[in-house]
RNA sequence: UAGUUAAUAGUAUAGUAGGGAAUACGGAAAAUUUUGGAUUUUUUGUCGGAGGUUCGAGUCCUUUUUAGCUAG
Numbered sequence: 001u002a003g004u005u006a007a008u009a010g011u012a013u014a015g016u017a018g019g020g021a022a023u024a025c026g027g028a029a030a031a032u033u034u035u036g037g038a039u040u041u042u043u044u045g046u047c048g049g050a051g052g053u054u055c056g057a058g059u060c061c062u063u064u065u066u067a068g069c070u071a072g
Base pairs, nucleotide, nucleotide: 001071002070003069004068005067006066007065010025011024012023013022019055026044027043028042029041030040031039048064049063050062051061052060
């Protein structure tokens, strides 16, 4: 430099042929308990950045950032 893959909540991961953003652990509150732990209930918080297509984008297109792989 070229090609290719990945980026989703604090962490780890789902989300295939574009139509409701989800699970587990975690954080907070309450109940129970002498305390802690455990358990139950409620709640919190997310699509790397920018632009475009579309009635509608995590998903499609362009560009860019970061990380990995291949070739030179």